[in-house]
RNA sequence: AGUGUUAGAAGCCAAACUCUGCGCGAGCCGAGGACGGAAAGCUGCGGGUCUUUAAAGUAGUUCGACGGGACCCUGAUCGCACUUUAGAGACAGCCGAGUUGCCGCA
Numbered sequence: 001a002g003u004g005u006u007a008g009a010a011g012c013c014a015a016a017c018u019c020u021g022c023g024c025g026a027g028c029c030g031a032g033g034a035c036g037g038a039a040a041g042c043u044g045c046g047g048g049u050c051u052u053u054a055a056a057g058u059a060g061u062u063c064g065a066c067g068g069g070a071c072c073c074u075g076a077u078c079g080c081a082c083u084u085u086a087g088a089g090a091c092a093g094c095c096g097a098g099u100u101g102c103c104g105c106a
Stems, first nucleotide, its partner, number of pairs: 003106003012037002017032003021028002035093001041099003045096003048091011063079003066075004
């Protein structure tokens, strides 16, 4: 220097959850807390998941409105829901990729 990561030590990070603050939201900062982690360091580059805005479409007549007739019927008109597309975002502890790197061992 390269390759590998079986054993050990020192140290490192910190899921869920709780609290403070920020954000419409996904989430994030800080404190506590440890399920785990050998890159659970960093980069949203590819995929994926999620949020939000807009448009298009689908379904439904009550989930909430609204209209009509009428006291329980009716109408997809607007929300809500679902799908797709586009924009803007979140997640690096979902999987890849890139990049940097600690103590040892062989």
Molecule: c-di-GMP-I riboswitch aptamer
Organism: Candidatus Sulfotelmatobacter sp.